[in-house]
RNA sequence: AGAGCGAAAGGGCAAACCCUCUGAAAAGCGGGGACGCAAAGCCACGGGUCUAAAACUGAAAGAGUAUGACAGCCGGGCUGCCGAA
Repeated sequence: AGAGCGAAAGGGCAAACCCUCUGAAAAGCGGGGACGCAAAGCCACGGGUCUAAAACUGAAAGAGUAUGACAGCCGGGCUGCCGAA
């Protein structure tokens, strides 16, 4: 100097719910709030889930379809903090 293991401390994010705004909706931004999280940082690539205003399908429907959304559903990819014995 580096690697493995990994305690502590410091720091990080923020579910439900409430308020404002945006949106047709799902949902999202901001404020409050903490159920949890070691990638709960980023990417809709595969699966899955949610929504259906417009558009398309349809004779029509309270029907179907994502091009809308979810990374805190699973998998995958990219990036990444501290470090005692």

Predicted 3D model of an 85-nucleotide RNA (c-di-GMP-I riboswitch aptamer) from an uncultured Desulfobacterales bacterium.
It matches the Rfam family "c-di-GMP-I riboswitch aptamer". Rfam's curators write: GEMM was predicted in a large-scale screen for bacterial structured RNA regulatory elements.
The coordinates come from a structure-prediction model, not an experiment, and the mean pLDDT is 85.